[in-house]
RNA sequence: UCUUUAUCGCGAGUGGUGGAGGGACAGGCCCUGUGAGACCACAGCAACCGGCGUCGCCAAUGCGACGCGCAGAGGUGCUAACUCCUGCCCGCCUCAAGGCAAACCGCCUUGCGCGGGAAAGAUGAAGA
Numbered sequence: 001u002c003u004u005u006a007u008c009g010c011g012a013g014u015g016g017u018g019g020a021g022g023g024a025c026a027g028g029c030c031c032u033g034u035g036a037g038a039c040c041a042c043a044g045c046a047a048c049c050g051g052c053g054u055c056g057c058c059a060a061u062g063c064g065a066c067g068c069g070c071a072g073a074g075g076u077g078c079u080a081a082c083u084c085c086u087g088c089c090c091g092c093c094u095c096a097a098g099g100c101a102a103a104c105c106g107c108c109u110u111g112c113g114c115g116g117g118a119a120a121g122a123u124g125a126a127g128a
Base pairs, nucleotide, nucleotide: 001128002127003126004125005124006123007122008121013042014041015040016039017038021031022030023029025087026086027085028084043079044078045077048075049074051068052067053066054065055064056063057062083120088117089116090115091114092113095111096110097109098108099107100106
């Protein structure tokens, strides 16, 4: 870097260095000299791996499923805003604007709103 797979709810910050940007991309909106991102130290959150227990399969100390914790020895991750919001598709509905049709009921498009899914991105685990 790529592939597969799971999750994207909740939660958790101080100090130091340094000095201008940052929130992946685009638009929006926001954070920022009352000090950004980054790095370092310490602290914390969480429970992906790992740990422990039960069950099943197996020749097997292996594999799988489910569960557990003053959330913990260890490996990652994370500690502004729902992945900050939207982006593509589908559905629904009050409203608004425009258009079409008409005897009437109506119909279409766009926007706003709600819901579902995808894409993209992030993180873990496994593999190449």

A computed fold for a 128-nucleotide RNA, annotated as SAM riboswitch aptamer (S box leader). The sequence was found by an Rfam model in a public genome assembly.